[in-house]
A computed fold for a 1395-nucleotide RNA from an uncultured bacterium, annotated as small-subunit ribosomal RNA.

RNA sequence: GAGUUUGAUCCUGGCUCAGAACGAACGCUGGCGGCGCGCCUAAUACAUGCAAGUCGAGCGAGAAGACGUAGCCAAUACGUUUGUAAAGCGGCGAACGGGUGAGGAAUACAUGGGUAACCUACCCUCGAGUGGGGAAUAACUAGCCGAAAGGUUAGCUAAUACCGCGUACGCUUCUUGGACUUCGGUUCAGGGAGGAAAGCGAUACCGUGGGUAUCGCGCUCUUGGAUGGGCUCAUGUCCUAUUAGCUUGUUGGCGGGGUAACGGCCCACCAAGGCGACGAUCCGUAGCUGGUCUGAGAGGACGAUCAGCCACACUGGGACUGAGACACGGCCCAGACUCCUACGGGAGGCAGCAGUAGGGAAUCUUGGACAAUGGGCGAAAGCCUGAUCCAGCGACGCCGCGUGGGGGACGAAGGCCCUCGGGUUGUAAACCCCUGUUGUUGGGAAAGAAGCCGGGCGCAUAGCCCGGUGACGGUACCCAACGAGGAAGCCCCGGCUAACUACGUGCCAGCAGCCGCGGUAAGACGUAGGGGGCGAGCGUUAUCCGGAUUCACUGGGCGUAAAGGGCGCGCAGGCGGUUACGUAAGUCCGGCGUGAAAUCCCAUGGCUUAACUGUGGAACUGCGUCGGAUACUGCGUUGACUUGAGGAUGGUAGAGGCCAUUAGAACUAGCGGUGUAGCGGUGAAAUGCGCAGAUAUCGCUAGGAAUGCCGGUGGCGAAGGCGGAUGGCUGGGCCACUCCUGACGCUGAGGCGCGAAAGCUAGGGGAGCGAACCGGAUUAGAUACCCGGGUAGUCCUAGCCGUAAACGGUGGGUGCUAGGUGUGGGGAUCGCAAGAUUUCCGUGCCGCAGCUAACGCAUUAAGCACCCCGCCUGGGGAGUACGGCCGCAAGGCUAAAACUCAAAGGAAUUGACGGGGGCCCGCACAAGCGGCGGAGCGCGUGGCUUAAUUCGAUGCAAAGCGAAGAACCUUACCAGGGCUUGACAUGCUGGUAGUAGUCGCCCGAAAGGGUCGGCGACCCGUAGAGUCGGGUACUAGCACAGGUGCUGCAUGGCUGUCGUCAGCUCGUGCCGUGAGGUGUUGGGUUAAGUCCCGCAACGAGCGCAACCCCUGCUCUUUGUUGCCAGCGAGUUAUGUCGGGCACUCGAAGAGGACUGCCGGCGAGAAGCCGGAGGAAGGAGGGGAUGACGUCAAGUCCUCAUGGCCCUUACGUCCUGGGCUGCACACGCGCUACAAUGGCCGUUACAAUCCGCUGCAAACCUGCAAAGGUGAGCGAAUCGGAAAACGGCGGUCUCAGUUCGGAUCGAGGUCUGCAACUCGACCUCUGUGAAGUUGGAGUCGCUAGUAAUCGCAGAUCAGCAUGCUGCGGUGAUACGUUCCCGGGCCUUGUACACAC
Repeated sequence: GAGUUUGAUCCUGGCUCAGAACGAACGCUGGCGGCGCGCCUAAUACAUGCAAGUCGAGCGAGAAGACGUAGCCAAUACGUUUGUAAAGCGGCGAACGGGUGAGGAAUACAUGGGUAACCUACCCUCGAGUGGGGAAUAACUAGCCGAAAGGUUAGCUAAUACCGCGUACGCUUCUUGGACUUCGGUUCAGGGAGGAAAGCGAUACCGUGGGUAUCGCGCUCUUGGAUGGGCUCAUGUCCUAUUAGCUUGUUGGCGGGGUAACGGCCCACCAAGGCGACGAUCCGUAGCUGGUCUGAGAGGACGAUCAGCCACACUGGGACUGAGACACGGCCCAGACUCCUACGGGAGGCAGCAGUAGGGAAUCUUGGACAAUGGGCGAAAGCCUGAUCCAGCGACGCCGCGUGGGGGACGAAGGCCCUCGGGUUGUAAACCCCUGUUGUUGGGAAAGAAGCCGGGCGCAUAGCCCGGUGACGGUACCCAACGAGGAAGCCCCGGCUAACUACGUGCCAGCAGCCGCGGUAAGACGUAGGGGGCGAGCGUUAUCCGGAUUCACUGGGCGUAAAGGGCGCGCAGGCGGUUACGUAAGUCCGGCGUGAAAUCCCAUGGCUUAACUGUGGAACUGCGUCGGAUACUGCGUUGACUUGAGGAUGGUAGAGGCCAUUAGAACUAGCGGUGUAGCGGUGAAAUGCGCAGAUAUCGCUAGGAAUGCCGGUGGCGAAGGCGGAUGGCUGGGCCACUCCUGACGCUGAGGCGCGAAAGCUAGGGGAGCGAACCGGAUUAGAUACCCGGGUAGUCCUAGCCGUAAACGGUGGGUGCUAGGUGUGGGGAUCGCAAGAUUUCCGUGCCGCAGCUAACGCAUUAAGCACCCCGCCUGGGGAGUACGGCCGCAAGGCUAAAACUCAAAGGAAUUGACGGGGGCCCGCACAAGCGGCGGAGCGCGUGGCUUAAUUCGAUGCAAAGCGAAGAACCUUACCAGGGCUUGACAUGCUGGUAGUAGUCGCCCGAAAGGGUCGGCGACCCGUAGAGUCGGGUACUAGCACAGGUGCUGCAUGGCUGUCGUCAGCUCGUGCCGUGAGGUGUUGGGUUAAGUCCCGCAACGAGCGCAACCCCUGCUCUUUGUUGCCAGCGAGUUAUGUCGGGCACUCGAAGAGGACUGCCGGCGAGAAGCCGGAGGAAGGAGGGGAUGACGUCAAGUCCUCAUGGCCCUUACGUCCUGGGCUGCACACGCGCUACAAUGGCCGUUACAAUCCGCUGCAAACCUGCAAAGGUGAGCGAAUCGGAAAACGGCGGUCUCAGUUCGGAUCGAGGUCUGCAACUCGACCUCUGUGAAGUUGGAGUCGCUAGUAAUCGCAGAUCAGCAUGCUGCGGUGAUACGUUCCCGGGCCUUGUACACAC
C1' cells in the first nucleotide's frame, strides 16, 4: 500500500496478501564452473581404523643387519660400527589443538575499573653460580600365582632420577631505624634465621684412566619484562505476582585454619542481623558475546558456519601429578549400560576424523598428504599431527556461463479459436549464411617453494648464488581439430496480481492465502491452445522480521466503537510558585584511554568477470578518565519573598449528618350508632366481601408507615444519597474586609474508610404495599400482562454483604481561550422606590473559534497545554474454569486457556417496514341497491381416472383465461397402419423421356403400395419439334429440410400489475470527509410535483394537463337512397308521385366555456364559495393515451432468436380414439324459488350492426322446428326485423302451485362425407327433480350510473347462459373513527432477498 463487516458511506477494529531472509525439508525438473555450507532431532548407543607423542646430544641394557677377528671356510664365540626396532628409567609435552551446548538466570557473558590481596613452565632480559658426597630402583635374571588383565618374592645396575653436606645473593621470613603514604602499605639501611644445582655434545690439546681449554645446549638462585591466568567491584542481561515474603554459615565482628591470593572459603566464640514491591524467594525457559536477518529509523527476532569467553566429556562424586587440571583419547570410588571369561575375575566410554545403528521431514567419504600454514619433542636431520591443506558426495546457498547468432512468408503443415471472412501459435519452423563459450578428442603446461639438505663464494654455523623438495595433479590455464552438433524447466493467468479462450464437469468431482468459486453457457474445478512470471531452477511447507502507528520511546487511545476505578482520606512514589548564593549529580564542550579481529560502509588491489578475497580508511552511536561551561533540573535540614495553600475576624444560604421529642391528613382494624341490599372489580367478567347486616355514613379508640400544599432542569453533600415540625450535638461551602504563617502544594500504586436496592444473622415491629404462593379471568397454551387474596420483605436496633445503566455512560488538579440569556447564594455602586450596572461562587439553556468518524462538546470542554492516577488492545468461549484472598451464606475481588468465527462494532445515509404520529385521496369504509356463498344446469380449474384424457396460465394480477366457437379437420395427445432428401425451401451431381398433368384398374380402413391401360402437355435455344440441348417434371444420391422437442432463470418483441397513482430524474450551483442532501422540504391550493407565495438555489427533462376521437348546443355548406312545413296529384291507407331542402337526419367545416363578468373569502396571490348569463360552468360526460421503475410476473405453443437435444424419427401422412372421461373441491355465469309475478289475448316506441358459396320478403305445406317456391338487395333504397320490459283486457290466489324447469322416454327438423362416443333446435297427453331468498364470509356500483329489458355482431357448415357492442325503463352517500390500497412530511429500527 491492497483485499475483506454495509444497499451504499465514514470511522473503529481484527483477519489476509504483495517484500526480504533461511544450516532448511518436500514436489516436478536438472548442462558446466568458482566460492561457501552440510545431524537444528537422541548430550541416544557405538563395530573397525586413525586422531599425542618425542628426545640415544640425560641413562642402563640391547634383538635383527653390516664389518672385522678366532674357528675346518660351517655352527658358534668375541669385537667394532650405524648404535636402529620393541620395551624400561629419566626429561619435556600430554591443561594446547579438535568436539559439543547438556547444565547454568549468575561462581556465566558483555563493557569499564581494581588487585598495595595474587600466580605464570617454555621465551626475552639483569646479576650470580654450577663445589663435594651418598643411598636406591625399573629394565634385566630366576622362582611362584592367574584363563586373561596382570600380580608377587628374591637378586643385579645407570642417570640431567632421588637424598644429605658446603657456599651464595639484591630471594623468603623475623626484627630495629629512617623516608614517603591514598593509613591499606610502599621503599631504604642494619641485624638474626632459612633455602641451590647436572650434566651432555662438538672442536683442539694432553693423553689414554680420563683430564684441560673454547664454543654450544642444559641446570641453580635472583631482577625486570612479555604472555597467559586467578580473585574482585560497578552497570547491563528472558517470562510469570494465579510465586510475597526469603534466609541460621544465614548477615557482621574477634581469633584461627586454609589458599598463589582476598573472603564464612572452613572452624570456635560473640552480636542479631542480611535481602525484598527499584520484585527478594520459588517455578519455567535459555550457553553469553562480536554479530546475523529484518526495518526509513527506533526497534523486533535470532546466536549455524567464522572469531572471543564459559561450561561439559557415559552419569554422579573425589582428589593425585604438575607452572598450569579437579584433567575428552589420566587415576580412584559409586551407578547404569556394553563386551571378554576357564565364573574366580577383568575390559570399555567417538559431544576428535571417517563410519554404523537408531531417531527424524532432514544433513556427506570408514578418501589423499604432511607439499604449504600451525603445533609437540629434538642441537639437528627428523618423527608425530583426522589441527590443517586438498580431493569426494549433495542445485543446500551465493555468483558466473551456456543450451546458439544473422537472414528467412502480407505468413507452410499441424494445433487452437472462429461471426466461416479469418485470427493465432509466428520469424517461430523449414531453408540459407555464420560462430565455437561449453562439450568431445589431441597437444602444451604453471604459480603455490621458502626453510631445510647438497654444492659454490666467504673468517663465518652471517649473508649471497646454484641444484634438489608438490597431496592437490597432468589440475587451473593455453593451443588445435570436430561440430548447432550433447544441454529447459517450473509456477501462474476471478480480484488483490502481470497473464483468456474452447471443451469436459453440473454444489458432483474438485479449488482455496483472504474475499470466495462449482446447482447446464465456470476467464476460479479438469484438459487443451494461447498468454504472464522466473529460469538450472521453479513452486509448496515451516520459521523470523516487515507491512502492523495492531503495545504507539520515536508513534495510539478511553462521552456513544475495547477502555475512567462507585466515592473519599492518605503512606510510599511521581510532579511542583518567585528570588539570591553555593555546588556541579543530571546536561553541554574538548582531550586521553578503551571499544580484539572478522563483519557492515568507503577507496583501491588480486583471481578473464562476479561471488570470494588482500590492503588502507571510516565506523563501532558505548564505557572509563581528566579539564572546562553553569542557562535549565537536582542538591544545601542555606537566605529571602507572597501570588499557590492555610489560619484569624465578621456575615450568610441550605431536604448535609446524628439523637430526642412532637403534629396533622390519609389508611386499616376494633367498639358503638344510623341504615339496607348489594359492594367491589374489569375491556367485559369472575374469584372475593355482604341479610350472622357489608358497602355508604357518624362518633370513639388503637396501630404502623410515609410526610400533601410550599416544590422549582431550586438547595445541600465526595459519592451513595437527603423532604412535616421543634430542640440538642456536628461536618462542609460561599461572601466581605484587613491581619498572620511563608510553598506548608497537586496527584496518589498498595492501605484505610464510606457505599442505593436486594440479600444474610439475632431481636423487635408489621397499617399499607407486596416477590413466592393460592384463587378468578384472558389465551391454542398463559408457570405472564388484568382482578381478588397473601408470606418473606419493606420499618427499628446491632452486625454482615460491597454490588448497580453506582451514568454526565465524561478521574482529579492548575492555567489560558468570543459572547448571549435564565436561575440559587453573598457583596459593591447608583436610585425615594421599582430597578439598573458590576463582582465572586454555584446551577441550566443557546451559541463563535477550536475539536470530533459523525452525533455532538463548546469558560461546568469532548478546545489549547502541563502534572499524577486508573483502564483498553478483534468477536465468542468468559467476567467463566483453576488457584489465591474475603464472606455465615448468597456470593464478591483477582483472572486464564483449549476451541471457534471473518468478523463483532460506532455514527450517519437512502430505502423498506411499524398492532408510531400528522396531513390527504380512492365504491376503501359508512349510507344504499342488486348479487355471490345454499338449488339445478352451463362453462373453466384442481383432483382422480385413463392407452391418451396434448400444452400453457396458479393470490390480488390463473380458473366463460390462450379458445372471437375440439363430431372429422383443428390437434400439438394415444393406439394402429405407412413414408424416409421427406408434407415444405434452396443448391449440386448422375439418370429417366409417352415426361408433367389427368382418367381408370388391383390390394388396403385410409394413407400408401403396385405397376397395367387410356388421354396428354408447356418455356427457351429456334424459323420448325414427342425425338438434339437446357428448364419444368420424375428418379438415384449429396448438401440439407423438419421438430407445438428442452431452457421465458440465456433473449428480442408483446402483455399483465402496482396505477391514470403523482410521481421519477438531470445540468449547474450550494451544503456534507463521505454515502448523500438541497432543488422536490415549508405556508396555501388542486383531480394533479396543478398553480401561487416563500426559500441556496436557478433552470430543465420524463410524467400531469392540453393537442386527438365520440357525445351534448348553434351556425355555414351540401341534399340522395334521407326528410315533408307550404303547393299540386293520387290512394281504403302509406313521401306513393310532381316538387321542395324549411325542419329531422346524414357528413364536412366553423363557433361556443376562458373563473371571462358580479359579490364574498383569501395574502390586492393561486384559488375557493355563491350569483348572472348560457345548450353546457369551473376538467360538461366518455374514450384513446400508462413516467423512472417493481414482480428473474406471463409467453421459446403467435412470431423471432442463442445454446442443448432428435434425424427410417422427438420429422411426416393416415384411420380410429382422446382433449367431452367423474366418489369429489373451487371459480365465473344462466335459470329460478314467484303475485312489483306466471300464463293468454291485444297494442305501441329504439339504437348499434350484418347480408352475394349471402340476407331473404311475399305466398304455399307442416301444431312446430322447418320445407317448397323465390320478388328484392353488393344495400341511408331490399332483407335480417318481432324489439322487449311497457300499455290495455282476461285468468291464476299463496300452493312445491298454471311457480320452477332439471332429468329421462318417444317422435321429428336442420347443418354436415359423417351427429355412437360427442351438435343445435322443435313437438308431445310425456316425465316433471332440487329449489319457498341461501351459514361464516364475500363481490359490484355514485347518474342516464346500479338494477332491469330486449336487439345486433365477431368466430362460424352447424353449435353461446360466454365475449364485444347497442339502445329502452330508470334509484341512496351523515361523514373519514375503523377495515383495505395509495401519496406527502415526520419518528423508531439490531430490517436491506428489506416484516